[in-house]
């Protein structure tokens, strides 16, 4: 320089012929069980506002199509893998 792929909680990683974002694991937290620790269970775990009901926001970063965008189109960063 040209091709192809990839980027989602803390961490691996799901949702793609556009329709409820975080399924499932582990990880942290509270508890239960123990004499303690494990291990087993059981609940909760994205950000901000708010006492709660509820609301806004969030899918590497901008911008466009749509009634709606992890998903389609464009630039642009960051990694990968091939050509050169």
């Nucleotide at each position: 320089g040209c091709g192809c792929g990839a980027g989602u909680g803390g961490c691996g990683g799901a949702a793609u012929a556009g329709g409820c974002a975080g399924a499932c694991g582990c990880g942290c937290u509270g508890g239960a069980u123990u004499c303690a620790g494990g291990u087993u269970c059981c609940a909760g775990u994205g950000u901000c506002c708010g006492a709660a009901a509820g609301g806004a926001c969030g899918u590497g970063g901008g911008g466009g199509u749509u009634c709606a965008a992890c998903u389609c189109c464009c630039c642009c960063c960051u990694c990968g893998c091939g050509c050169a």
Molecule: transfer RNA
Organism: Streptomyces diacarni